[in-house]
Molecule: Bacterial RNase P class A
Organism: FCB group bacterium
RNA sequence: AGAGCCGGCGUGUUGACCGCUCCGUUCGCUGACAGGCGGACGGGGAGGAAAGUCCGAACUCCGCAGAGCAGGAUGCCCCGUAACGCGGGGAGUCCGUGAGGACUGGAAAGCGCAACAGAGAGCAGACGUCCAUCGGUCCCGAUACGUCGGGAUGGAUGGUCAAGGUGAAACGGUGAGGUAAGAGCUCACCAGUUCCGGCGGCAACGCCGGAAGCUAGGCAAGCCCCAUCCGGAGCAACACAAAUACGAAGGCGAUACCUUGCUCGGGUUCAUGCUUUCGUGGUAGUGGCUACACCGGGCCGGUAACGGACCGGGCAGAUAAAUGGUCAACGUCCGUCCGCCGACCGGCGGACGAGAUAACAGAAUUCGGCUUAUGUCCGGCUUUAAGC
Numbered sequence: 001a002g003a004g005c006c007g008g009c010g011u012g013u014u015g016a017c018c019g020c021u022c023c024g025u026u027c028g029c030u031g032a033c034a035g036g037c038g039g040a041c042g043g044g045g046a047g048g049a050a051a052g053u054c055c056g057a058a059c060u061c062c063g064c065a066g067a068g069c070a071g072g073a074u075g076c077c078c079c080g081u082a083a084c085g086c087g088g089g090g091a092g093u094c095c096g097u098g099a100g101g102a103c104u105g106g107a108a109a110g111c112g113c114a115a116c117a118g119a120g121a122g123c124a125g126a127c128g129u130c131c132a133u134c135g136g137u138c139c140c141g142a143u144a145c146g147u148c149g150g151g152a153u154g155g156a157u158g159g160u161c162a163a164g165g166u167g168a169a170a171c172g173g174u175g176a177g178g179u180a181a182g183a184g185c186u187c188a189c190c191a192g193u194u195c196c197g198g199c200g201g202c203a204a205c206g207c208c209g210g211a212a213g214c215u216a217g218g219c220a221a222g223c224c225c226c227a228u229c230c231g232g233a234g235c236a237a238c239a240c241a242a243a244u245a246c247g248a249a250g251g252c253g254a255u256a257c258c259u260u261g262c263u264c265g266g267g268u269u270c271a272u273g274c275u276u277u278c279g280u281g282g283u284a285g286u287g288g289c290u291a292c293a294c295c296g297g298g299c300c301g302g303u304a305a306c307g308g309a310c311c312g313g314g315c316a317g318a319u320a321a322a323u324g325g326u327c328a329a330c331g332u333c334c335g336u337c338c339g340c341c342g343a344c345c346g347g348c349g350g351a352c353g354a355g356a357u358a359a360c361a362g363a364a365u366u367c368g369g370c371u372u373a374u375g376u377c378c379g380g381c382u383u384u385a386a387g388c
Stems, first nucleotide, its partner, number of pairs: 001384008012330007020045011047360001051371002054369005059234004064265001066264004071230005076090005091104005105225002110223002112219002130159005136153007172190006191215002193212008238287003245280008256268003292314001294313004299308003331357003334353008
């Protein structure tokens, strides 16, 4: 000087004045009661994300928390937790010099997708090259005139994919043998895959030994397969009090209803009945509403997440939405000046300043997480490079 990981706080403290709201005690007025209004004293009053509404629940209601299908979610192993798609620990692969970071069932069950280039891109594939056979044309030489030998250049059929080429990627790699030329065709070694055995680990998996020439690209946040899980709706839940009607269009002798959809079963209801949809009215009050899987401390167990017992504490409850405003002093930061250390940087002290005291942003039933926004804040540990 750069980098990695973890934790914390949410720009302070005190005093005074004014204002809002909740709770407790008490007094007064009113009221049949419940309650309402006012005074005094005491105590409390936004966040790390309160945001998003993405997961999981507590709680409330429906209800057959009956079965199945559809649908949805998760996805290595083990542990934690009320639960989770979260947290802790570990295994494997990849990235990084490193501290560290990212990812995670199955591609040999089937279907499907992949531009261009290339012969051919997963039951692939032969352009060119190489080899074999059968022909053609031309040239040279010889000739016993029947033909023979050599060279060049094509054609057809067959074999081949090792080297070269295209491509991000070409159906294992290196070497040797073998072959007409080549190829795991054969062999040795290596890599991968499958199987067997042994050892370690709860397990994912790791290590060792052996066998088989078996060689099986990518994508599953493509369909799909496998394993596990999922009843629904939600504080605008729900309970009590109070008020309350009028129309329109449908369905049904089992329709309809029984809180996502379908099927089966079960239940309720039985035509002056049940039920679906639409429109206009009526009600707008009280409760739910904050004591909780809560917070803090040390001890014990555990690698840790976390758990246990003990001790201590009580920290908003509004309803068009309260939790605020002003002043002063101190503190901190910034700027200027002065002095000292040690010349710059830097540090310490003092004085002055009508300088600053931050960003993201505000509860609305509650809690455990995740995600997003945020000050070039504070602290700790680690790593790399250069120098001393």